About this RNA:
Predicted 3D model of a 308-nucleotide RNA (Bacterial RNase P class A) from a Burkholderiales bacterium. The source organism's lineage runs through Bacteria, Pseudomonadati, Pseudomonadota, Betaproteobacteria and Burkholderiales. Its Rfam family is "Bacterial RNase P class A". Gene Ontology terms of the family: tRNA processing, dimeric ribonuclease P complex and ribonuclease P activity. By type it is a ribozyme. From the family's description: Ribonuclease P (RNase P) is a ubiquitous endoribonuclease, found in archaea, bacteria and eukarya as well as chloroplasts and mitochondria. Its best characterised activity is the generation of mature 5'-ends of tRNAs by cleaving the 5'-leader elements of precursor-tRNAs. Cellular RNase Ps are ribonucleoproteins. RNA from bacterial RNase Ps retains its catalytic activity in the absence of the protein subunit, i.e. it is a ribozyme. Isolated eukaryotic and archaeal RNase P RNA has not been shown to retain its catalytic function, but is still essential for the catalytic activity of the holoenzyme. Although the archaeal and eukaryotic holoenzyme s have a much greater protein content than the bacterial ones, the RNA cores from all the three lineages are homologous -- helices corresponding to P1, P2, P3, P4, and P10/11 are common to all cellular RNase P RNAs. Yet, there is considerable sequence variation, particularly among the eukaryotic RNAs. Identified in Yersinia as Ysr151/RnpB. Its mean pLDDT, the model's own confidence on a scale to 100, is 77. Of the family's consensus pairs, 98% are formed in the model. The sequence was found by an Rfam model in a public genome assembly.
[in-house]
RNA sequence: GAAGCAAGCCAGGCGGUCGCUGCGCCACUUCGGUUGCGCAGAGGAAAGUCGGGACUCCAUAGGGCAGCGUAGCGGGUAACUCCCGUCCGCCGUGAGGCGAGGAUCAGAGGAACAGAGACGUAGCCGGUUAAGUCCGGGUGAAACGGCCAAUCUCUACGCGGAGCAACACCAAAUAGGCAGACGUUGACGUGGCCCACCGAGUCUGCGGGUAGGUGGCUUGAGCCGUGCGGCGACGCACGGCCCAGAGGAAUGACCGUCAUAGCCCGCAAGGGCCGUAACAGAAUCCCGCUUACCGGCUUGCUUCACAC
Numbered sequence: 001g002a003a004g005c006a007a008g009c010c011a012g013g014c015g016g017u018c019g020c021u022g023c024g025c026c027a028c029u030u031c032g033g034u035u036g037c038g039c040a041g042a043g044g045a046a047a048g049u050c051g052g053g054a055c056u057c058c059a060u061a062g063g064g065c066a067g068c069g070u071a072g073c074g075g076g077u078a079a080c081u082c083c084c085g086u087c088c089g090c091c092g093u094g095a096g097g098c099g100a101g102g103a104u105c106a107g108a109g110g111a112a113c114a115g116a117g118a119c120g121u122a123g124c125c126g127g128u129u130a131a132g133u134c135c136g137g138g139u140g141a142a143a144c145g146g147c148c149a150a151u152c153u154c155u156a157c158g159c160g161g162a163g164c165a166a167c168a169c170c171a172a173a174u175a176g177g178c179a180g181a182c183g184u185u186g187a188c189g190u191g192g193c194c195c196a197c198c199g200a201g202u203c204u205g206c207g208g209g210u211a212g213g214u215g216g217c218u219u220g221a222g223c224c225g226u227g228c229g230g231c232g233a234c235g236c237a238c239g240g241c242c243c244a245g246a247g248g249a250a251u252g253a254c255c256g257u258c259a260u261a262g263c264c265c266g267c268a269a270g271g272g273c274c275g276u277a278a279c280a281g282a283a284u285c286c287c288g289c290u291u292a293c294c295g296g297c298u299u300g301c302u303u304c305a306c307a308c
Stems, first nucleotide, its partner, number of pairs: 001304010012258007020041006027034002043279001047290002050288005055163004062195004067159005072086005087101001088099004102154002107152002109148002124137004167215004177206006189197001222241008262273004
């Protein structure tokens, strides 16, 4: 100097004008709200809906079958198919990356060409024998031997279901209509089937009426800093911070300026340019995984070339 590997960080600040949403304060109010001031306001993936939960509801989430999921060993976590460490295997010169990681004497199934034949009570050529009895040979990766379980399967362990369109409350409305089937010899009862349990309605067709709002709703398995323990994931202690809550869906537009970063000129001093630039917008919330993308920066490590 070049090329890589791993981890982390940023995604603007300030001022002004105008416009939104939430919260707080003062004042006013016809109690519907209004003016002013202050604070905050879309991500590292908000995406995919692939895993796992928190939370809410369904009487018991009880037993079994089917079904589904996981799979070396140990640890972390609320939990997981996630993360960390380690063994083994594969890829890479390497730093590192990946994981299809239990079982082939419980049983099935599959494999091109060549070859007589690719799992069998089979069987080509030469020699041998009472006898495919024994010895060799051809073909082929493999001929009484192997491969595949990310084929079915077996083993071990695990699994109620549905989901914020959950659910709770207020309001409105009529025709609590008509007909039929099943049901105390047990209907319905949150995936399928059976059993247990419960104990009275359930289902189908036709017809009629209403459907507006409030909550759930953001203080969390939360974030940041320091110290200690641990190889590490992470844990503990102390201190600090509050960081969207819309409701058909707000979080914006413009101007100026600044510098973190970058580019160009210059020996330097300095000057100039640019400045949401890529992927992309929260909707109950959180933890992961996967995918998209690059304007950059920092640290550690690896390899190569050159010089000393």